This is a predicted structure of a 74-nucleotide RNA (transfer RNA) from a Candidatus Omnitrophota bacterium.

[in-house]
RNA sequence: CGGGAAGUAGCGCAGCUGGCUAGCGCACUUGCUUUGGGAGCAAGGGGUCGAGGGUUCAAAUCCCUCCUUCCCGA
Numbered sequence: 001c002g003g004g005a006a007g008u009a010g011c012g013c014a015g016c017u018g019g020c021u022a023g024c025g026c027a028c029u030u031g032c033u034u035u036g037g038g039a040g041c042a043a044g045g046g047g048u049c050g051a052g053g054g055u056u057c058a059a060a061u062c063c064c065u066c067c068u069u070c071c072c073g074a
Base pairs, nucleotide, nucleotide: 001073002072003071004070005069006068007067010026011025012024013023019057028044029043030042031041032040050066051065052064053063054062
């Protein structure tokens, strides 16, 4: 320098043929249970989807630019 992949909750991920309120597991908080811890059960909090712009009635999803990480090639 060229090509490709990834970026969504504290962590790991799904959702990406545009539209139901943005979800799952673990973790966290509270309660029940237990002598206590752990395990189990129930309820709850936490995001504006890497950044900016565009298209659209409507964008995590489509388009453009940039940033970070990883892989391949030179």
Its mean pLDDT, the model's own confidence on a scale to 100, is 80.
The sequence was found in a public genome assembly.